[in-house]
Context: one part of a larger RNA
RNA sequence: UGACGGGGACCCGCACAAGCGGUGGAGCAUGUGGUUUAAUUCGAAGCAACGCGAAGAACCUUACCAGUUCUUGACAUCCCAAUGAAUAAAGGGUAAAGCCUUUAGCCCUUCGGGGCAUUGGAGACAGGUGGUGCAUGGUUGUCGUCAGCUCGUGUCGUGAGAUGUUGGGUUAAGUCCCGCAACGAGCGCAACCCUUACUGUUAGUUGCUACGCAAGAGCACUCUAGCAGGACCGCCGUUGACAAAACGGAGGAAGGUGGGGAUGAUGUCAAAUCAUCAUGCCCCUUAUGACCUGGGCCUCACACGUACUACAAUGGCCAUAAACAGAGGGAGGCAAAGCCGCGAGGCAGAGCAAAACCCUAAAAAUGGUCCCAGUUCGGAUCGCAGGCUGCAACCCGCCUGCGUGAAGUUGGAAUUGCUAGUAAUCGCGGAUCAGCAUGCCGCUGUGAAUACGUUCCCGGGCCUUGCACA
Numbered sequence: 001u002g003a004c005g006g007g008g009a010c011c012c013g014c015a016c017a018a019g020c021g022g023u024g025g026a027g028c029a030u031g032u033g034g035u036u037u038a039a040u041u042c043g044a045a046g047c048a049a050c051g052c053g054a055a056g057a058a059c060c061u062u063a064c065c066a067g068u069u070c071u072u073g074a075c076a077u078c079c080c081a082a083u084g085a086a087u088a089a090a091g092g093g094u095a096a097a098g099c100c101u102u103u104a105g106c107c108c109u110u111c112g113g114g115g116c117a118u119u120g121g122a123g124a125c126a127g128g129u130g131g132u133g134c135a136u137g138g139u140u141g142u143c144g145u146c147a148g149c150u151c152g153u154g155u156c157g158u159g160a161g162a163u164g165u166u167g168g169g170u171u172a173a174g175u176c177c178c179g180c181a182a183c184g185a186g187c188g189c190a191a192c193c194c195u196u197a198c199u200g201u202u203a204g205u206u207g208c209u210a211c212g213c214a215a216g217a218g219c220a221c222u223c224u225a226g227c228a229g230g231a232c233c234g235c236c237g238u239u240g241a242c243a244a245a246a247c248g249g250a251g252g253a254a255g256g257u258g259g260g261g262a263u264g265a266u267g268u269c270a271a272a273u274c275a276u277c278a279u280g281c282c283c284c285u286u287a288u289g290a291c292c293u294g295g296g297c298c299u300c301a302c303a304c305g306u307a308c309u310a311c312a313a314u315g316g317c318c319a320u321a322a323a324c325a326g327a328g329g330g331a332g333g334c335a336a337a338g339c340c341g342c343g344a345g346g347c348a349g350a351g352c353a354a355a356a357c358c359c360u361a362a363a364a365a366u367g368g369u370c371c372c373a374g375u376u377c378g379g380a381u382c383g384c385a386g387g388c389u390g391c392a393a394c395c396c397g398c399c400u401g402c403g404u405g406a407a408g409u410u411g412g413a414a415u416u417g418c419u420a421g422u423a424a425u426c427g428c429g430g431a432u433c434a435g436c437a438u439g440c441c442g443c444u445g446u447g448a449a450u451a452c453g454u455u456c457c458c459g460g461g462c463c464u465u466g467c468a469c470a
Base pairs, nucleotide, nucleotide: 001470002469004466005465007464008463010461011460012459013458015454016453019418020417021416022415023414026309027308029306030305031304032303033302034300042053043052064295065294066293067292069290070289073125077124078123079121080120081119082118083117084116087104088103089102090101091100092099106115107114108113127284128283130282131281132280136278137277138273139272140271141269143267148187149186150185151184152183153182154163155162156161167178168177169176193261194260195259196258198229199228200227201226202225203224204223207219208218209217232255235249236248237247238246239245311411315370316369317368318367319366320365328359329358330357333352334351338347339346340345377408382403383402384401385400386399387398388397424446425445427443428442429441430440
């Protein structure tokens, strides 16, 4: 000087408290451990691994296993020779690939050749998701959006260092004010950026409409998207040290950072990643490389994490009414009307490269029924019959109908999220994607309760003290 203390003082945070909803019990989905296996590829490991890499494992992916094959190689550059290709189609053979065969099939030219490509050959080499994240770059997590971390000059100290950065107030903040052997400065904080809430103005097509309807017309309104304004403790009062600031009020769409986002200082954890990529060294080179078929990543006495669905009456079921969104996506696409089917879906195909057409709401409301039951709750599991995608749904996809109708009556110890358009609840969209979503990322609708307070638990900041640590 730090780190540490079941030392002290002060302060903060959904940290506790006050509340609301969960997890832990059930079924199922998914990830992990373990077990099993020919293989169940690999990585991630307290917080900060475990719906994580994976924004989507039937083949492919795929790295794993079994088997059949190839060896200058699936891919790149160079040399030589031959050929005219590339590509497309067909046949034999095979589990498929490898292998064998047939047919069609180049350009420029100064006619020397050249370009491009295939095949064969020799070797330089290719190739490696093989090892080391404790050799590395890059990227990322975390403390933490916490308020800190430093430097120059000066001063003090033999020195390590100190001072500044401590103190009195204040703030979300090392934010600002005052004081002071310090005076200044930098990285952080804040602001500048995006979005949302208000107004004005400009511009009106595909948007909008003063109309009974249409056309015409128009841009008032809604809306769209550019510009501008608006909020600054600016004004008033009180408190304060005449400061910084705090509290209350007015005006205002908005009030004290208005709400949300992006933005992550010096550093810590030899944190994570050699399997995104790059890369040193080591290792393999007829194999640890490459092709293909099939299997596996989907096992299942069990244990844990994260979700979903429930256990019901604030509910389930049925019916009625043209109830009401936002944000997105759409050409090998989104698909309306109409018809068929109980339905998944099928036929058909208007319109739309989209403010034009389509995907496109549900909870809510109104009426009826059920009458507290393992039920008209719950839907697992299983049987049968179908639909869709796709060479192909046996291992191993999703959906529909009929039948079946398991556990479950609110969950022990413990534990978690959330302070407002939030929690809770309702549906919708998108990425990935042929198909497959209870996951992820977004979007609107309905819409609460509580916060006395900082004694205690956890984490953090600052000052001080002790010190067995460096």
The part of an RNA shown here (small-subunit ribosomal RNA, 3' major domain) has 470 nucleotides and comes from an uncultured bacterium. Rfam family: Bacterial small subunit ribosomal RNA.